[in-house]
């Protein structure tokens, strides 16, 4: 300097929940709040899992299949501050 690791320190994200919005929903979002994060930066027709089924379908007395819709704080990829052991 590099990787690999996480004590320290500057910090930094912001869960559940209230609550307005946005949506057919999953969910996002905006204030509040902090459960927790060494990548709780980014990336969603590059991969895998997962939710949801408006529309299509299909059943025929019944509610199935289906993502281009959502999820990165599921796993993944890519990039990164700091410097004890």
């Nucleotide at each position: 300097u590099g990787u690999a690791c996480g004590a320290a320190a500057a910090g930094g994200c912001a869960a559940a929940g209230u609550u307005g919005c946005u949506g057919a929903a999953a969910a996002g979002u905006g204030a509040u709040g902090a459960c927790g994060c060494a990548a709780a930066a980014c990336u969603g027709a590059a991969g895998g899992g997962g939710c949801u089924a408006a529309g299509g379908u299909g059943a025929c007395u019944c509610u199935g299949c289906u993502a281009c819709g959502c999820u990165a704080g599921c796993c993944a990829g890519u990039u990164a501050u700091c410097g004890a052991a």